The RNA shown here (Bacterial RNase P class A) has 357 nucleotides and comes from an uncultured Pseudomonadales bacterium.

[in-house]
RNA sequence: GGAGUUGGCUAGACAAUCGCUUCUGUUUUUACAGGGGAGGAAAGUCCGGGCUCCAUAGGGCAGAACGCCAGGUAACGCCUGGGGGGCGCAAGCCUACGGAAAGUGCAGCAGAAAGUGUACCGCCUAAGUAGUUACUUCGGUAGCUAACGGUAAGGUUGAAAAGGUGCGGUAAGAGCGCACCGCAUGACUGGCAACAGUUCAUGGCGAUGGUAAACCCCGUUCGGAGCAAGACCAAAUAGGAACCCGUAUGGCGUGGCCCGCGUUGGGUUCGGGUAGGUUGCUUGAGGUGUGUGGCGACACACAUCCCAGAUGAAUGAUUGUCCACGACAGAACCCGGCUUAUCGGCCAACUCCUUUU
Numbered sequence: 001g002g003a004g005u006u007g008g009c010u011a012g013a014c015a016a017u018c019g020c021u022u023c024u025g026u027u028u029u030u031a032c033a034g035g036g037g038a039g040g041a042a043a044g045u046c047c048g049g050g051c052u053c054c055a056u057a058g059g060g061c062a063g064a065a066c067g068c069c070a071g072g073u074a075a076c077g078c079c080u081g082g083g084g085g086g087c088g089c090a091a092g093c094c095u096a097c098g099g100a101a102a103g104u105g106c107a108g109c110a111g112a113a114a115g116u117g118u119a120c121c122g123c124c125u126a127a128g129u130a131g132u133u134a135c136u137u138c139g140g141u142a143g144c145u146a147a148c149g150g151u152a153a154g155g156u157u158g159a160a161a162a163g164g165u166g167c168g169g170u171a172a173g174a175g176c177g178c179a180c181c182g183c184a185u186g187a188c189u190g191g192c193a194a195c196a197g198u199u200c201a202u203g204g205c206g207a208u209g210g211u212a213a214a215c216c217c218c219g220u221u222c223g224g225a226g227c228a229a230g231a232c233c234a235a236a237u238a239g240g241a242a243c244c245c246g247u248a249u250g251g252c253g254u255g256g257c258c259c260g261c262g263u264u265g266g267g268u269u270c271g272g273g274u275a276g277g278u279u280g281c282u283u284g285a286g287g288u289g290u291g292u293g294g295c296g297a298c299a300c301a302c303a304u305c306c307c308a309g310a311u312g313a314a315u316g317a318u319u320g321u322c323c324a325c326g327a328c329a330g331a332a333c334c335c336g337g338c339u340u341a342u343c344g345g346c347c348a349a350c351u352c353c354u355u356u357u
Base pairs, nucleotide, nucleotide: 001353002352003351004350005349006348007347008346009345010344012322013321014320015319016318017317018316020037021036022035023034024033025032026031039328043339044338046337047336048335049334050333051226052225053224054223058259059258060257061256063222064221065220066219067218068082069081070080071079072078083097084095085094086093087092098217099216103215104214105211106210120155121154122151123150124149128148129147130145131144132143133142134141135140163181164180165179166178167177168176182205183203184202185201186200187199188197189196190195230279231278232277233276240270241269242268243267244266245265250264251263252262253261286305287304288303289302290301291300292299293298
């Protein structure tokens, strides 16, 4: 100097004039003064809760979700740290990561053969069977034939073909035997554990390999509905009508089914009234600072701050200056996450390459 990786902060600034909204105080009213007023994702409605109601609300089945280990958290399918596997020269990144030895299923084409699956090309005359030729002391001997038979080391195909390399052995071969690797089991060591090992011992070692983000098996967790929940006040109307089921062995009760529990009628259609106000509604699993503990997520202690509460829906307009020339984009009960979109600016640490000293 270049190329990368990881983490954090920020989200135009300042001034003036007018405008909007909320809270507090003052004011007979009008109004006045002061404090506050959209995001890192407010988005998606995907997870988890707080809160409200069903409601007195338990158990089981089905169903759904998650799935290495240890922690964090109110909780989680989230986060942190570690392990295994994969990618990258590396810093680092990804991971739907329990079980294939319970069972079922799936894998085109090719290839001989794809899961107790093989002999297409090949190799073998050692010992047998068979045929044949020669010789013969008529007992047999020698040769040929891959014909019966032996073989899975070499080659073909494929993503994958009966663990790999080497030596011996064999008729030719094969863990057939041996050595070293690999694998399985056990012990030992380290680690809370998942796991790991310049460790040791045993075993020739086919659970014939893969796939569970296929069905399945195993383990853990799981009521529902939702602020348009719910509560209160005021007002109005029609304490309406018809039909159906049923009457305690029945009916009804906020995911499905069953049991239990509670309760004593339930459902459908038509028609009528109201749709107004208050509350829920913002002080929180809250923010910030310091210290302590921890690798970390985070926890504890102290101090300090109050930081939107609209309801056809508030934060806008103009001017001037600066510059990084402004993207994605607006709360509606609240919070913790994840995912998606995105213009720039700043800071810190680390990795690789090149050059110079």

Source information: Its Rfam family is "Bacterial RNase P class A". By type it is a ribozyme.